Model confidence (mean pLDDT): 81 of 100.
Small-subunit ribosomal RNA, 5' domain from a metagenome, 495 nucleotides, folded computationally.
The full RNA is in RNAcentral, with records from SILVA.
Context: one part of a larger RNA
């Protein structure tokens, strides 16, 4: 001397670009964050219009599909294949996209909603009827898959490939301008993702030295998408450990950050990539994908309603509220634009995003005014009383006009055509008038900067030696000096 997600004293003009719960993974009042689709259904309502039982056009809530497994937040656990880093997989899965190949054939039964009706305070729970489909589900085909048997290849080995038999296994229709567009089935193939699985490498403690019975291997079986003690019968006793097992503590990891010449060191906020969690504990189901943050199911605590019979929630999303704390921000505004679900589409959601709003918390930039002006004004201080010093400093003279400020135009980000939250911001143009704008620290040595008065081992100061006990450049004020400056200084942590 660098540097920080910084706190604090004291001071504060402006912009731009960044950043703001580091503690209590402490509990949370309100509000919003995940929906869409009527071109998949049937139906109820409401307007309009006639042909009076149809035909537009809107609303509704419901069965149906797709989306809730991303986004978005947190670091609590985890010292381990969690991360990183290189491979393997002949041991496996892939909705939605995109190429390709072959197809959508006939049938039936059911159910919400609706309607009556019953119980409940309430969440809600039921009984009779009625009805639809891309919802459910029977038959027929079988381009192809898939399993089995026989044969050929291939391979260290198989569970790989190819031919042949047999056996099983699809499917849905809507709209239409009549061209076609969106789906549905079964298959290959691509990209792209997940999954499993092996080597290396990975904190600190030896005042932790032995640890392990599903434990290690091996056969059989289940189970999985798929391998495997993954589970389970039996066998057989291994297996790891001073190259640090196990045990204890402490942690999210990395790309990076900061510091240093460098090797090293500390750190892991913001951004980005993995991982893990969602009020604590378990567990499954749905699905292509969750053991699923704003889905479910059981126990647990805490909270809240209750007609005591019972029921409702779960901010480590965005605000906001308590608590805690040295300490962190508005219940703002927009879907313009990027991007994300869903739709054929218009379009609807979208606290992702975008933007403003608050905080000298950090960075960068600009400003607080330029020229002229006395052997030098007045006041302060100091004085050896002769003068010094504040000080060209003011005063006055002459400019300017970043910034303020009034008024006038006014954006780009937006694609052909419409659309802009920011924003009447930026930015331009004119008028105004030096105006609207300077502090903090320190002045014994280390360190640049001194003299007076107070005080008198008191009060006090202090990173470190160390000042104060009557002339203190070291305490207090003055004055004047140095230093950094919209900051300065302390504290606090790291190099």
């Nucleotide at each position: 001397g660098g540097a920080u997600a910084a706190a604090c004293g004291c001071u504060g003009g402006c912009g731009g670009c960044g950043u703001g719960c580091u503690u209590u993974a402490u509990g949370c009042a309100u509000g919003c964050a995940a929906g869409u689709c009527g071109a998949a259904c049937g139906g109820u309502c409401u307007u309009g219009a006639u042909u009076u039982a149809u035909c537009a056009a809107g609303a509704c809530a419901g069965u149906g599909g797709c989306a809730g497994a991303c986004g978005g937040g947190u670091g609590a656990g985890u010292a381990a294949c969690g991360c990183g880093u290189a491979a393997g997989u002949a041991a496996c899965c892939u909705g939605c996209c995109c190429c390709u190949a072959a197809g959508u054939a006939u049938g039936g039964a059911a159910u919400a909603a609706c309607u009556c009706u019953g119980a409940g305070a309430a969440a809600u729970c039921g009984g009779a009827g009625c009805u639809a489909a891309u919802a459910c589900u029977g038959u027929a085909u079988g381009u192809g898959a898939u399993g089995a048997u026989g044969g050929a290849g291939g391979u260290a080995a198989c569970g790989c490939u190819c031919c042949a038999u047999c056996a099983u296994u699809a499917a849905a229709g809507u709209c239409u301008u009549c061209g076609g567009a969106c789906g549905c089935u079964u298959g290959g193939g691509g990209a792209g993702g997940g999954g499993c699985u092996u080597g290396c490498g990975c904190c600190c403690g030896a005042u932790u030295a032995g640890c392990u019975a599903g434990u290690u291997g091996g056969u059989g079986a289940g189970g999985u998408a798929a391998u495997g003690g993954u589970u389970u019968a039996c066998c057989a006793a291994g297996g790891u450990g001073a190259u640090g097992a196990u045990c204890g503590g402490u942690a999210g990891c990395u790309g990076g950050u900061u510091u240093g010449a460098u090797a090293g060191g500390a750190c892991g906020a913001c951004c980005a990539g993995c991982c893990a969690c969602a009020c604590u504990g378990g567990g499954a189901c749905u699905g292509a994908g969750a053991u699923a943050c704003g889905g479910c199911c059981c126990a647990g605590a805490c909270u809240c309603c209750u007609a005591c019979g019972g029921g409702a929630g779960g901010c480590a999303g965005c605000a906001g509220c308590a608590a805690g704390g040295a300490a962190u921000a508005u219940u703002g505004u927009g879907c313009a634009a990027u991007g994300g679900g869903c739709g054929a589409a218009a379009g609807c959601c979208u606290g992702a995003c975008a933007c403003a709003g608050c905080g000298a918390c950090g960075u960068c930039g600009c400003g607080u005014g330029g020229g002229g002006g006395a052997a030098g004004a007045a006041g302060g201080c100091c004085u050896u009383c002769g003068g010094g010093u504040u000080g060209u400093a003011a005063a006055c003279c002459c400019c300017u006009u970043u910034u303020c400020u009034c008024a006038g135009g006014g954006a780009a980000g937006a694609a052909a055509a419409a659309u802009g939250a920011u924003g009447g911001u930026a930015c331009c143009u004119g008028g105004g008038g030096a105006a609207u704008a300077a502090g903090c620290u320190u002045c014994g040595g280390c360190u640049a900067a001194c003299u007076a008065c107070g005080u008198g081992c008191c009060a006090g100061c202090a990173g470190c030696c160390g000042c104060g006990g009557u002339a203190a450049u070291a305490c207090g004020u003055a004055g004047g000096a140095a230093g950094c400056a919209a900051g300065c200084g302390u504290u606090a942590u790291c190099c």